[in-house]
The prediction has a mean pLDDT of 82. Predicted 3D model of a 105-nucleotide RNA (SAM riboswitch aptamer (S box leader)) from Sporosarcina pasteurii. The sequence is in RNAcentral, with records from Rfam. It matches the Rfam family "SAM riboswitch aptamer (S box leader)". Rfam's curators write: The SAM riboswitch is found upstream of a number of genes which code for proteins involved in methionine or cysteine biosynthesis in Gram-positive bacteria. Gene Ontology term of the family: regulation of gene expression. The source organism's lineage runs through Bacteria, Bacillati, Bacillota, Caryophanales and Sporosarcina.
RNA sequence: CUCUUAUUAAGAGCGGCGGAGGGAAGUGCCCUAUGAAGCCCGGCAACCAUCACAUUUGUGAAAUGGUGCCAAUUCACACAAAGCGGUUGCUUUGGAAGAUGAGAG
Repeated sequence: CUCUUAUUAAGAGCGGCGGAGGGAAGUGCCCUAUGAAGCCCGGCAACCAUCACAUUUGUGAAAUGGUGCCAAUUCACACAAAGCGGUUGCUUUGGAAGAUGAGAG
């Protein structure tokens, strides 16, 4: 990097260093000197490993290890279908894209 699969409405600091950017990309809309990114500490969660019970796939425990995460639903929309409304749109569903875990190449 590609493929498969699961999840994607919850949760998480008024700390230290740091100094101007950040929210994937397009459009928008936001966050940010009342301090962005990044690093450290702290925290959240429970995907994999672990443990117990049940038995092929579940239920539960714990937070030791491997990850992950800590503004806004994945910030919203984009594409398709259906419904409504009448030309700007609204709602629902699905998909695409993205993110993360696990597995494979």